[in-house]
Context: one part of a larger RNA
Molecule: small-subunit ribosomal RNA, 5' domain
Organism: uncultured bacterium
Order: sequence, then C1' cells, then structure tokens
RNA sequence: GAACGCUGGCGGCGCGCUUACACAUGCAAGUCGAGCGAGAACCAGGCCUUCGGGCCUGGGGACAGCGGCGAACGGGUGAGUAACACGUGGGUAAUCAACCCUCGACACUGGGAUAGCCCGGGGAAACCCGGAUUAAUACCGGAUGGCCCUUCGGAUCCUCGGAUCUGAAGGAAAAGGUAGCUUCGGCCUCCGGUCGAGGACGAGCCCGCGGCCUAUCAGCUAGUUGGUGGGGUAACGGCCCACCAAGGCGACGACGGGUAGCUGGUCUGAGAGGAUGGCCAGCCACAUUGGGACUGAGACACGGCCCAGACUCCUACGGGAGGCAGCAGUGGGGAAUAUUGCGCAAUGGACGAAAGUCUGACGCAGCGACGCCGCGUGUGGGAUGACGGUCUUCGGAUUGUAAACCACUGUCGGGAGGGACGAAUACGCCGCAAGGCGGGUGACGGUACCUCCAAAGGAAGCACCGGCUAACUCCGUGCCAGCAGCCGCGGUAAUACGGAGGGUGCGAGCGUUGUCC
Repeated sequence: GAACGCUGGCGGCGCGCUUACACAUGCAAGUCGAGCGAGAACCAGGCCUUCGGGCCUGGGGACAGCGGCGAACGGGUGAGUAACACGUGGGUAAUCAACCCUCGACACUGGGAUAGCCCGGGGAAACCCGGAUUAAUACCGGAUGGCCCUUCGGAUCCUCGGAUCUGAAGGAAAAGGUAGCUUCGGCCUCCGGUCGAGGACGAGCCCGCGGCCUAUCAGCUAGUUGGUGGGGUAACGGCCCACCAAGGCGACGACGGGUAGCUGGUCUGAGAGGAUGGCCAGCCACAUUGGGACUGAGACACGGCCCAGACUCCUACGGGAGGCAGCAGUGGGGAAUAUUGCGCAAUGGACGAAAGUCUGACGCAGCGACGCCGCGUGUGGGAUGACGGUCUUCGGAUUGUAAACCACUGUCGGGAGGGACGAAUACGCCGCAAGGCGGGUGACGGUACCUCCAAAGGAAGCACCGGCUAACUCCGUGCCAGCAGCCGCGGUAAUACGGAGGGUGCGAGCGUUGUCC
C1' cells in the first nucleotide's frame, strides 16, 4: 500500500499479493569477423555427366566452434539476521582494485597443442568416447629488466609491515589487428598488449558511539580467554592447527527466550515525544532447502557448476531434465491488489573502431475512484408562487425561482480539419581545432494542443436528522419487528424502529470496518 456496501462523468500525477506457496508458456545477457581457423544456403564462371547431378575457382556469408570483454551491473524479495547488519564518526604503518585518466619504460626470439570440420564407435535421450588434421590477441619455453617482488646488509626520518638513499643474491613481461602510402625493405593512422608509479571510482577488514521486548531467562563459556610457533588470506586476527597457561563475559543485564531487515524518511503532535520503515533513495541479506568450491579484478555467483534432501517432468527402466523472491501470466490461499501489451524514439547499461546488436532496466500504453489534485453535470431572467407530493388549526403552509417558459453560453464528452515539444547526438563532407554544412531517427500518437461544428442536449449520489452533533413532521409497528459509537430507544399518540415529505452534511463520491498519532 486498505477492504466492504451503495453510487459513479472527465482529466493529470502517483500507487496497486497476503503464502520466502507451487508453477504451463513466452521473453528478461549478450556482444565482437578490425583476435582466429573453417564455412551451409545462394550467385557467377569453367569442366564432367548415366541429364538425376557431380567437381573446381571466385563471390557470399548462416548455424556452430576457439578466443576476448560482459555475464559479480541492472531487476526481484525481506525469509534469515538483535549483528560492526545498519546509522554516524574514525583507522588501515594490516589491504585489494578489471574497465577509465596521467606519467615512465618496453613489446626480441622460439615451440608444442587443441576445439571446430572429417572419419569411426556407444546411447532411447541427455550426451559421451576414439582416430586424423588445423589457427589465433588461446597456451608454453628462452632473451632483456628502467621500475617491481623475495631474502640478506647498511644509512636517515618515522605513526607496528611506512618513506628516502644504497649494496648483494634470486625471481618475474608482452600480441597483434586495421585504413592509407610503398622503391615491397618498410613508413604511418587508429585500436589494442606488457611491466611499473600516481589518480579516480569501487571493495575488504578494524574501532568509538547510537537505535526492540523479556529477570516468570542469573549465571554463561573448551577454540572457550591469552601466549609461542606455524598454516591460510589481498590483508590483521583463535580465521584454522600443534603446544603452553587458565583465563574471558555478567544486575552498566552476560547467557537464554520472543519479535524484527537497518537508514534517509513517513504519519501524528505547539513541541518534547509516540508510531512506522509501503512507493523512491542508500546499505545489508537471500535466490527450491542445506552444504561446497571452481572461474575470475570482483562471486562462494537469482536466469553458472558439484553433492545431498523434498517436489515436478521425460524415459527404451540403463538413465536424464528443472528451479518466476526478473516481466507478463496460471493455480492455490485471501476481505483484497493489474496486461501472457508497445518500443528501444529518449535516459542508462553490455559489447564493438564504427555501423550496430542486445537490454520485461527504462520510456510508454492497458486495468483499478486505491490515493491526491483539478474540472464538469449549466448561466441569467422567470409568481398566477402552476400541477403533483407532504403537512394542516382546512384559513393555509411547504417543496419553490425550484419547474414550465424566455434569452444565453459551450468547459468536459461527441464530430471535422490541422497537428507537436520531447531530437540531438551518432553518421557523411569541410576544418589543426573551435566549429560549420548536409541528410536521417518518435514507442507514446494522429495523443497533447489549436481551430471549426452541433447541442442544455450525455453526466449525482451517499450518509445522517433523540443528546453528544448541523438537521422535524406524518403514517405504520406496538418490549414485536428492529436500532445502537456512548448514554440509551421500542410495552398504542416513537423527532431514536420501517416508509414518506421536508431538512442537514459531504459530493464523484459517501458511509462502514480495520489500524496509527
């Protein structure tokens, strides 16, 4: 964050599962051919042909594969958690850091594989095995070492492993691609590669203080508390291990139990305070349940892997597949909560030199009076105070300027015509640059908006009227039927029940219930 009853014209902006129950279906994370090899369909040329077609060369580039980056972001949920989880202020001389920026130094020389393709085999399938062959910005040697790392030594400063200078030993790098020019040697543009220093963004760890209930929980504790040595980590640490000591915490509430994500904020209140944490934003935790590691700069990883459990599905019974607390949607539960929509046009993100591709993030549209706000349902005139209704003391009163009728207006809704802002990048050309020129891009949407047309025509209800509390009569009923928040009404004159007339309050809402101050 409401729900229910009656009612319901329009628009704007917001918001919209309680069972962390189970999920059919589709989509939600890809991208790069300017890293690499191969290459189907198709097209062109040539050759062969049993006229079915086959082969070669060139173009073409699909699906797949190797490789790189991303997939740790974005999106969801609040289960767990009373904790350095969060908030706030600090520390890190105890640390890491991909992409980005700045600076310094470099990129020399070799090698062997492997996926794909092909061949063979196994299997119902998922998929797997063997053989042969091949490329790279994939992988592995060697060289070089400004800087860097480790060990040992010296000097100065200092805040534990910090800074500066210096010596020795050992260790550690790399990759190319592309447009242009070319005398074919190469040159050069842009993008990349390696080592190191600094920055920025981010992250880990540590500490002070702060924020629930319960003592009908009073004692708790064996890796427990500390030390020595080691292991492990990016890093400190009993984080882990061996040994040694016997400590550590507690009425300033340990330990246990219950409840709970925390905050900025939100509601209320004059404030102090109380309550709360939905939407939005920051942090944390989780991803069917439990455990584990791998890869990586970063995970112990929602749409990755392995194991175990429950559940569902397939099976040829041997064995396999799955995880909506992503967006829609289904069943179930519930008083109750939406479309299996459109688009990448904008903003943002990933990849890419770019064109661009992907993006249920996002931008929009749909549904719901769920909330807030705005607008309308007409305006002026109109008394013989018509008819009807109700009441009546039968004279009249009231409904009531209300209606009719006359004049007018045109919001919204309807019809017609025009029709956006959100768009500027990117791209191409020129320019050293600033910039200039060109042409192109809109889901929303033929929407908003503007103009014109017709026409009062299509648009009012709900609760209440005993006192509190604003608003009164008649009839029916007769402690019945019923009302009710409290006091209380009803047993024959009921302003309290039910109906009617009239009135009061609010108004596209009005009441009721729940809940907070």